[in-house]
């Protein structure tokens, strides 16, 4: 310096994000989804009487790793 869980408000179908409070932690817990992992999946397709499952698509996580990039002190 940042800021977890949790609480309040807002957005979203959801994962989750943003703002305020709050601090678990972090020497990049700054930024970026290229690779892998994990999470969601309304609308679409499909199996089924159905709950639900599967497929595809799209989304999320940078505080899950890898990678890229910038940076403080010494």
């Nucleotide at each position: 310096g940042c800021a977890a869980a949790c609480c309040c408000g807002c957005a979203g179908a959801a994962a989750u994000g943003c703002g305020g409070g709050g601090g678990c932690g972090c020497a990049a817990a700054g930024c970026c989804u290229c690779c892998g992992g994990u999470c969601c999946u309304g609308a679409g397709g499909u199996g089924c009487u159905g709950a639900c499952g599967c497929c595809a698509u799209g989304g999320a996580u940078a505080g899950c790793g890898g990678g890229g990039u910038u940076g403080c002190c010494g």

The prediction has a mean pLDDT of 88. The RNA shown here (c-di-GMP-I riboswitch aptamer) has 74 nucleotides and comes from a soil metagenome. Rfam family: c-di-GMP-I riboswitch aptamer. Rfam describes the family as follows. GEMM was predicted in a large-scale screen for bacterial structured RNA regulatory elements.